[in-house]
Context: one part of a larger RNA
RNA sequence: GAGUGAACGCUGGCGGCGUAGAUUAGGCAUGCAAGUCGAGCGAUACCCCUGUUUGAAGCAUUGAAGCCGCAAGGCAGAUGUGCGGAUAGCGGGGGAUAUAGCGGCAGACUGGUGAGGAACACGUGAGUAAUCUAUCUCUAAGUCGGGGAUAGCCUUGCGAAAGCGAGGGUAAUACCCGAUGUGUUUACGCAGACAUAAGUUUGUGUAAGUAAAGCCGGUCCGUAAGGAUUGGUGUUUAGAGCUGAGCUCGCGUCCUAUCAGCUAGUUGGUAGGGUAAUGGCCUACCAAGGCUUUUGACGGGUAGCUGGCCUGAGAGGGUGGUCAGCCACACGGGGACUGAGACACUGCCCCGACUCCUACGGGAGGCUGCAGUCGAGGAUAUUUAGCAAUGGGCGAAAGCCUGACUAUGUGACGCCGCGUGAGGGAUGAAGGUCUUCGGAUUGUAAACCUCUUUCGAUGGGGAAGAAUAACUGCAUUAAUCGUGCAGCUUGACGGUACCCAGAGAAGAAGCCACGGCCAACUCUGUGCCAGCAGCCGCGGUAAUACAGAGGUGGCGAGCGUUACUC
Numbered sequence: 001g002a003g004u005g006a007a008c009g010c011u012g013g014c015g016g017c018g019u020a021g022a023u024u025a026g027g028c029a030u031g032c033a034a035g036u037c038g039a040g041c042g043a044u045a046c047c048c049c050u051g052u053u054u055g056a057a058g059c060a061u062u063g064a065a066g067c068c069g070c071a072a073g074g075c076a077g078a079u080g081u082g083c084g085g086a087u088a089g090c091g092g093g094g095g096a097u098a099u100a101g102c103g104g105c106a107g108a109c110u111g112g113u114g115a116g117g118a119a120c121a122c123g124u125g126a127g128u129a130a131u132c133u134a135u136c137u138c139u140a141a142g143u144c145g146g147g148g149a150u151a152g153c154c155u156u157g158c159g160a161a162a163g164c165g166a167g168g169g170u171a172a173u174a175c176c177c178g179a180u181g182u183g184u185u186u187a188c189g190c191a192g193a194c195a196u197a198a199g200u201u202u203g204u205g206u207a208a209g210u211a212a213a214g215c216c217g218g219u220c221c222g223u224a225a226g227g228a229u230u231g232g233u234g235u236u237u238a239g240a241g242c243u244g245a246g247c248u249c250g251c252g253u254c255c256u257a258u259c260a261g262c263u264a265g266u267u268g269g270u271a272g273g274g275u276a277a278u279g280g281c282c283u284a285c286c287a288a289g290g291c292u293u294u295u296g297a298c299g300g301g302u303a304g305c306u307g308g309c310c311u312g313a314g315a316g317g318g319u320g321g322u323c324a325g326c327c328a329c330a331c332g333g334g335g336a337c338u339g340a341g342a343c344a345c346u347g348c349c350c351c352g353a354c355u356c357c358u359a360c361g362g363g364a365g366g367c368u369g370c371a372g373u374c375g376a377g378g379a380u381a382u383u384u385a386g387c388a389a390u391g392g393g394c395g396a397a398a399g400c401c402u403g404a405c406u407a408u409g410u411g412a413c414g415c416c417g418c419g420u421g422a423g424g425g426a427u428g429a430a431g432g433u434c435u436u437c438g439g440a441u442u443g444u445a446a447a448c449c450u451c452u453u454u455c456g457a458u459g460g461g462g463a464a465g466a467a468u469a470a471c472u473g474c475a476u477u478a479a480u481c482g483u484g485c486a487g488c489u490u491g492a493c494g495g496u497a498c499c500c501a502g503a504g505a506a507g508a509a510g511c512c513a514c515g516g517c518c519a520a521c522u523c524u525g526u527g528c529c530a531g532c533a534g535c536c537g538c539g540g541u542a543a544u545a546c547a548g549a550g551g552u553g554g555c556g557a558g559c560g561u562u563a564c565u566c
Stems, first nucleotide, its partner, number of pairs: 001566004006562005013418006019411002026374003030371003035105003040102002043099003046095008058083004066075003112329003121253008131245002136241008144178004153168006183210012214233008254301003261291003266288008304326004308319004331352005354365004384407003390404001391402004421451004431442004455507001458501004465493001471487006510555005515536003521550005531538002
């Protein structure tokens, strides 16, 4: 001199873009951060249509017992019948919304952190004739016939709760059995091709094993049940691709010899197991090997690695925050399950520590997600808005979810830009300071005159970011689907950016230094005191070095100090 995820002191007008828990991988209240699909399935609640059963009120008619009356008759209104169709139950069809449940896909992505790890972890370059790969794309062939359950539901038991049973009964793209076998797998042959270390691969033959599921539309026929045809989407078996991943190897990757020997699954072989796959990965048996002494084994310490970043003319040195790639971890430790993929951050089980609930029998939990809180610390932000955009999951779609993300708020933490006025103005005013008392300086600085109005404040106007998808219409098509065109609709930020207007110099400057290094000097106070100081060193009565003042220099919304790196 340059730099920083900085902190501290003094000061502080505005904007843009970035950036912000580096310490306790310490503990966490609260809210949110992973759901979705009814076009897989059965229910429940609601509405409409329809079939069937029920049959109220009311109306019409009938007119009993009883009562009144001498009688005629009357009062009374039981009962029956007809019309009527309320209400309720059951069945079928349709519709919108909601709720749990079964089932599918996604919860292995995204997001966080850097504890561990000196290692094929990372970087780079190869290999896999030793491998797997959901969704997606393309290709080939299918999608037939049956069955038994189970949740939800109903009845019921135990428990404070979490939850756990028992009985009955039901559905499926859930589960199971059978058929078929384009294929594929295995075994045994035959014929090639490639490779050479095992070997890989193609064609063909025989035998054996091995699949599946439906759902939603259009058109036509039919009273209906249903059927025919066609389209879409699923599903099954294979092949190819894409993408992602596993494994192996060469080279590179900190300090330490005050760590010199280390090793028994250790090193190799055979056989077996296990894995998608090679392999002591594991097991049994056999052999006795393997690594290492400056090319540093083994041990100890430290550390996420890289693209990069800082510095430097470079070589090098330092560093790995934000962004991107890879790895590792998810309260500490261990384990597997499911699955294409995990040994799984907001899944499961066990042990442990801690916190919470409890009826004391037993249970619940995991912010190294976004906010936020306590603690520790010199120190690091809103318990904000929205899915409008980009992206992700599910879905045919509408859409739903998304603390990813986009925005917003806080902090001069950093970088960049702008402003705090411009021009004129000498009686060189007053005041301050110094003075040799003449004056000098502050100083064109101010006042004063003439202008301007950025930014800010006020009042008006006011975006881009929006492209789609869906719906409607048209074209294409036998039709549906699909495709193309047009219309309609969708903005959190935000009445924000930006533009315009009027007013008015109006609202906006500090910090450090001034002995030398190093740019900038005098006065007063103090008197080896008080103090300064990066180094040299200042201060003991004329201190340009302390403190104050005036002046000057430097930088400027910053300026200094401290820490660290070159």
Molecule: small-subunit ribosomal RNA, 5' domain
Organism: Candidatus Omnitrophota bacterium